[in-house]
Order: sequence, then C1' cells, then structure tokens
RNA sequence: GGGCCGUUAGCUCAGUUGGUAGAGCGGGUGACUCUUAAUCACUAGGUCGGGGGUUCGAAUCCCCCACGGCCCU
Repeated sequence: GGGCCGUUAGCUCAGUUGGUAGAGCGGGUGACUCUUAAUCACUAGGUCGGGGGUUCGAAUCCCCCACGGCCCU
C1' cells in the first nucleotide's frame, strides 16, 4: 500500500429481501424468606462507531472517515 470481516443497551450477541430496534446476562422495584441467595413478577436503559448520499421511509443500500481483527504485498 491492497483485500476481507467486524462496530447495535453496562457486557455477549440477534435483527428474515428497506417499514418507526430485541434477547440473554447485568441494573432498579416489588413478591417470597427471620435474613441472604435462589425463584417469580414488573421495569429503566440505545445518536444502531462518525459524516454524507439514495429513498416517502435506512441498523439494513452507496461513498468517505475512525477503531479492532485476519490475510496478501
């Protein structure tokens, strides 16, 4: 220098051919218990890495950039 993959909630990851974002764990509240843990119920939390473009509409398509990983030279 070139190519490929990844970047979504605090963490690990989903998201079906573009139609207003979810799970598990973790957090909070409550129930249960003498108490804790476990269990059960409810609940909060996301500019979808950043910028631009296409579109009525973008996490999803296109371009540039950043960061991480792998490979080639």

Background:
This is a predicted structure of a 73-nucleotide RNA (transfer RNA) from an Alphaproteobacteria bacterium. Its mean pLDDT, the model's own confidence on a scale to 100, is 81. The same sequence occurs in records of 2 taxa. Rfam family: tRNA. Rfam describes the family as follows. Transfer RNA (tRNA) molecules are approximately 80 nucleotides in length. The sequence is in RNAcentral, with records from ENA.